[in-house]
Context: one part of a larger RNA
């Protein structure tokens, strides 16, 4: 200088506290250890491994595993010989396929005409092809974390023998090394902040969504005629700046109250993460140094496994009920996504769907029904709670649903009666709840990543627990 202290001052954050709802118990989904296996490929490991890589493991994915196969090779270049357009399209025999035999059909182009170039196939040696083989302690690149924390540092000067100090330390202020006054300092850079994106108000521009707002017409639906006022959509633009007023404070940064104002002192969200730290992660995204394997550690292929289970942990779903179960009635959202798709109305089925096809490449048509809310009934019970597991029939998607997919109806109707110890999230349109949409996808969602409806308690307070700062002490630690 720094790092550390169960050493002090000062500050901060859902860090406690104060409140709300979860977790640890039950059943089921998931991951993960451990066991098991012919494999159950392989990585991730306290916070920052464990619904994570996996935004979809039946084949296939697949990197494992068995068994069968092929060896210049499933892909790239290059010699050498050979057939020919190349593709493609129908077949026969063996096999699980891969792959071996083998047969039909179609069938170039330039040309100084010379089987000469081009192109494609097959074969033959070889250079090499390939490796999700090793090393993330040999790398780039990319991420994670401390942390959206206020830090991190440089010139030049000036102290110091010098390591190095100074500035950046102080006295106020800030959400901020934010800004203000002082100072041996004066200035400058990455950071903060602001430039950028949504959202809150509003003027303007443009109206095949929207509107009897003001006529008309109606088979009563913005359906038609009109029309762009108004919702809305999307360009542009205006608005907030401690700009005004009191008070306070150093007269200064700023702080408190108030006015106006859609909206206040950062309005609300997002994007956007200094120097750096953990030899952090990833050689299996991709790139790439060094080993390493080359009739295999390379390539096809069937079938198998990644889905196993004495167990033991994370993340979650459902529930234990009456602010609830069932039945009825039947209103009101926004994101979005659709052509090998989305599919209306119809008809058939109890039902999961099925037949059928209008309309639409879509503010036009579809999905699409929102769901939580009103009414009624059960009446405190392992029950009209719960719905696990099992039987049976059945739908769908696939070449195929036994290993090992979703779903539906009928039966079954398990454990649970609010959970020890200890724990987790959340300061406001947020928790809680409710549903709804999309990626990925054939087919599969209790996850993911968005959406909008309803909409709360609490913050005396920093003394404790936890991470963080800045200043100062001690240190036998670098």
């Nucleotide at each position: 200088u720094g790092a550390c202290g169960g050493g002090g001052g000062c500050c901060c954050g859902c860090a406690c506290a104060a409140g709300c709802g979860g977790u640890g118990g039950a059943g089921c989904a998931u991951g993960u250890g451990g066991u098991u296996u012919a494999a159950u490929u392989c990585g991730a490991a306290g916070c920052a491994a464990c619904g994570c890589g996996c935004a979809g493991a039946a084949c296939c994915u697949u990197a494992c595993c068995a068994g069968c196969c092929c060896u210049u090779g499933a892909c790239a270049u290059g010699g050498g010989c050979g057939u020919c357009g190349c593709c493609g399209g129908c077949g026969g025999g063996g096999g699980a396929a891969a792959c071996c035999c083998u047969g039909c059909c179609u069938u170039c182009g330039g040309u100084u005409c010379g089987g000469c170039c081009g192109g494609a196939c097959g074969c033959c040696a070889c250079a090499c092809a390939g490796g999700u083989g090793c090393u993330g302690c040999a790398u780039g690149g990319c991420u994670g974390u401390c942390g959206u924390c206020a830090g991190c540092u440089c010139g030049u000067g000036u102290c110091g023998u010098g390591a190095g100090a100074u500035g950046u330390u102080g006295g106020g202020u800030u959400a901020a090394g934010u800004c203000c006054c002082g100072c041996a300092a004066c200035g400058a850079g990455c950071g903060c902040a602001a430039c950028c994106c949504c959202u809150a108000u509003c003027u303007u521009c443009a109206g095949u969504u929207g509107c009897c707002a003001g006529c008309g017409g109606u088979u009563c639906g913005g359906c038609c005629g009109g029309g762009c006022a108004c919702u809305c959509u999307g360009g542009a633009g205006a608005a907030a700046c401690u700009g005004c007023c009191g008070g306070u404070g150093a007269c200064a940064a700023g702080c408190c109250g108030g006015a106006g104002g859609a909206a206040g002192g950062c309005g609300g969200g997002g994007a956007u993460g200094a120097c750096g730290u953990c030899a952090a992660g990833u050689c299996c995204u991709c790139a790439u140094g060094g080993c390493c394997c080359u009739u295999a550690u390379g390539g096809g292929c069937u079938g198998g496994g990644c889905u196993a289970c004495a167990c033991a942990c994370g993340u979650g779903c459902u529930a234990c009920a009456a602010u609830g179960g069932c039945g009825g009635u039947g209103a009101c959202a926004g994101u979005g996504g659709g052509a090998g798709g989305c599919a209306a109305g119809a008809c058939c089925g109890c039902g999961a769907g099925g037949u059928g096809g209008a309309g639409c490449a879509a503010a036009u048509c579809c999905c699409c029904a929102a769901a939580a809310a009103c009414c009624g009934u059960c009446u405190c019970a392992g029950u009209u709670c719960g719905g696990a597991u099992u039987g049976c029939a059945c739908u769908c998607u696939g070449c195929a649903a036994c290993u090992c997919g979703a779903g539906u109806g009928c039966a079954u109707g398990a454990a649970g009666u609010c959970g020890g110890a200890a724990u987790c999230g959340c300061u406001a349109g947020u928790a809680a709840u409710c549903g709804c949409g999309g990626a990925u996808c054939a087919g599969c969602a209790u996850g993911c990543c968005g959406c909008g409806g309803u909409g709360a308690a609490u913050a005396c307070g920093u003394u404790c627990c936890c991470g963080g700062g800045c200043c100062u002490u001690g240190u036998a630690c670098a």